Predicted 3D model of a 500-nucleotide part of an RNA (small-subunit ribosomal RNA, 5' domain) from an uncultured bacterium. The full RNA is in RNAcentral, with records from ENA and SILVA. It matches the Rfam family "Bacterial small subunit ribosomal RNA".

Context: one part of a larger RNA
RNA sequence: GACGAACGCUGGCGGCGUGCUUAACACAUGCAAGUCGAACGAUGAACCGGAGCUUGCUCCUGGGAUUAGUGGCGAACGGGUGAGUAACACGUGAGUAACCUGCCCCUCACUCUGGGAUAACUGCUGGAAACGGUAGCUAAUACCGGAUACGACGCGCGAAGGCAUCUUCUGCGCGUGGAAAGAAUUUCGGUGGGGGAUGGACUCGCGGCCUAUCAGCUUGUUGGUGAGGUAACGGCUCACCAAGGCGACGACGGGUAGCCGGCCUGAGAGGGUGACCGGCCACACUGGGACUGAGACACGGCCCAGACUCCUACGGGAGGCAGCAGUGGGGAAUAUUGCACAAUGGGGGAAACCCUGACGCAGCAACGCCGCGUGAAGGAAGAAGGCUUUCGGGUCGUAAACUUUUGUCUUAGGGGACGAUAAUGACGGUACCCUAGGAGGAAGCCACGACUAACUACGUGCCAGCAGCCGCGGUAAUACGUAGGUGGCGAGCGUUGUCC
Numbered sequence: 001g002a003c004g005a006a007c008g009c010u011g012g013c014g015g016c017g018u019g020c021u022u023a024a025c026a027c028a029u030g031c032a033a034g035u036c037g038a039a040c041g042a043u044g045a046a047c048c049g050g051a052g053c054u055u056g057c058u059c060c061u062g063g064g065a066u067u068a069g070u071g072g073c074g075a076a077c078g079g080g081u082g083a084g085u086a087a088c089a090c091g092u093g094a095g096u097a098a099c100c101u102g103c104c105c106c107u108c109a110c111u112c113u114g115g116g117a118u119a120a121c122u123g124c125u126g127g128a129a130a131c132g133g134u135a136g137c138u139a140a141u142a143c144c145g146g147a148u149a150c151g152a153c154g155c156g157c158g159a160a161g162g163c164a165u166c167u168u169c170u171g172c173g174c175g176u177g178g179a180a181a182g183a184a185u186u187u188c189g190g191u192g193g194g195g196g197a198u199g200g201a202c203u204c205g206c207g208g209c210c211u212a213u214c215a216g217c218u219u220g221u222u223g224g225u226g227a228g229g230u231a232a233c234g235g236c237u238c239a240c241c242a243a244g245g246c247g248a249c250g251a252c253g254g255g256u257a258g259c260c261g262g263c264c265u266g267a268g269a270g271g272g273u274g275a276c277c278g279g280c281c282a283c284a285c286u287g288g289g290a291c292u293g294a295g296a297c298a299c300g301g302c303c304c305a306g307a308c309u310c311c312u313a314c315g316g317g318a319g320g321c322a323g324c325a326g327u328g329g330g331g332a333a334u335a336u337u338g339c340a341c342a343a344u345g346g347g348g349g350a351a352a353c354c355c356u357g358a359c360g361c362a363g364c365a366a367c368g369c370c371g372c373g374u375g376a377a378g379g380a381a382g383a384a385g386g387c388u389u390u391c392g393g394g395u396c397g398u399a400a401a402c403u404u405u406u407g408u409c410u411u412a413g414g415g416g417a418c419g420a421u422a423a424u425g426a427c428g429g430u431a432c433c434c435u436a437g438g439a440g441g442a443a444g445c446c447a448c449g450a451c452u453a454a455c456u457a458c459g460u461g462c463c464a465g466c467a468g469c470c471g472c473g474g475u476a477a478u479a480c481g482u483a484g485g486u487g488g489c490g491a492g493c494g495u496u497g498u499c500c
Stems, first nucleotide, its partner, number of pairs: 001499003005496005012372006018365002020330001025328003029325003034073003039070002042067001047062001049060005080283003090207007099200002104196008112146004121136006152176006158169004209255003216246003221243008258280004262273004285306005308319004336362001338361002344358001345356004375405004385396004409441001410437006419427001444489005449470001451468001455484005465472002
């Protein structure tokens, strides 16, 4: 000098930030991911019209609010945490003639013809519940056939090019597989090919901890052939063959640790660190696994095992806050079970709109930084009082009183935003402005032996105590305690801890 700090004493206001560093301990409760009726069959409320009439009910035709279900998109983003990881995890620079990419943009072509189901629903039925079983009916942008396919993919041939495998050609021949509609016209869609953008995957060079009181390690191990698998290369996996591969330039083992941009310090080199914000990675009660999907091996999805908790009619079931609040526990220690989608952003929708504990705000905390105030001017050879004294005085001290004055903050009243170029403002009657009142409501903490700015009196008497180091205290202690005075900083001041 710095801090995500804590503790002691003290505490007026505002702005901007920050706030479980410990138990990746366990979690009551609420919310945090839905949306689309312009994909579909149903359900059909208000309301309009008509009929019957028991005069407030029934029926019919419109009408479509509402939604459980099928289907589509999203749920892989956003949010949290740092357990694990010494690794191509990260940073940086290259490579992919070894790769994928929904939605978005550009472009070319197409969107023909058929079919069978199934949930919802109805009937019966099992179970305490969670949840089912069975029979029947029905729709689609759900599912499945057939046709077309220049282009796509595979094989063969040819040409050109390159970087070993190879790459390219709207080159030629053979084989393989696709489309779906909805709506009011605009318009939104669907399928195939090419290109772009974005996002990802893999490989490699280099770089960044401690330990040799860890010296040898390794059998899918190292390489080859073939096959499988993957979006893709590859012992990634498997069969066979060979016996290799790594290591004092530190292998292997052990310990510790998310990495970086940055942050702190320092003249720099360097040292330390990785809170907040941003990028990447990993994880989601513990361990394992796959499904769906463009994308997951998936925090608020599924299955299995385990520990724990809860419900039960004992047969069986339910759950996962390292999301936002909040609770218990641990701890020196860290906040509200708040408001709103007004803004920004995200998901769905043609849109209206819906959802959004992301986000925007508010609440709590001097936790940090910054700013402001607690008044200003005048006022005595100097009140009272305190302390001290050589008893003359000195000092607190222009300090107070008193006079004049101001109005930051504050209190009361009034007006009142920007943020939103039309509507829409949680914040918020907030910021800000005006008026009025009145110095009124607002100062402490630490130190005073030297280092180190600041000294006397009394008490105590190696006691009580102080102390960062040197050291003070045993009867005049500037070092202990108290008082007066002084010094420093100031809504803070000291102490402790950690780093330079």